[in-house]
Molecule: transfer RNA
Organism: Callogorgia cf. gracilis EE-2018
RNA sequence: UGUAGAGUCAACUAACGGUAAGUUUUCAGACUCAUAAUCUGAUUAUGCGGGUUCAACUCCCGCCUCUACAC
Repeated sequence: UGUAGAGUCAACUAACGGUAAGUUUUCAGACUCAUAAUCUGAUUAUGCGGGUUCAACUCCCGCCUCUACAC
């Protein structure tokens, strides 16, 4: 420098163009003499900027970051 792929809560993964879901973590409550476990509830997210569309994590363009390959 080129080609290809990826970017979603604090962490790991989902999501036919139509309410962003789940597990763990964290916090609160219940239970307990107390802690843990268990049960209930709550909080936190679509890399950035545009375009298409009634509607975009999803499609298109550019940029940024990361990974692999080639040179």